RNA sequence: CCCCUGGUAGCUUAGCGGUAGAGCAUCGGGCUGUAGACCCGGGGAUCGCUGGUUCGAAUCCGGCCCAGGGGACCA
Repeated sequence: CCCCUGGUAGCUUAGCGGUAGAGCAUCGGGCUGUAGACCCGGGGAUCGCUGGUUCGAAUCCGGCCCAGGGGACCA
């Protein structure tokens, strides 16, 4: 320097043009002598940043940043 994959809630992730879902964690309640387990319910992400396309973008396109992988160069 080139190519590929990924970046979404505190963590792990789903969603690939039309309201952002789930598990764990957390909070409240039930149960229990207490706690755990179990059961019910709640809050929490405008999607790495920035432009563009579109009636509409997490999703498509450009640039950039970060992480991982492959390649080139290595006089």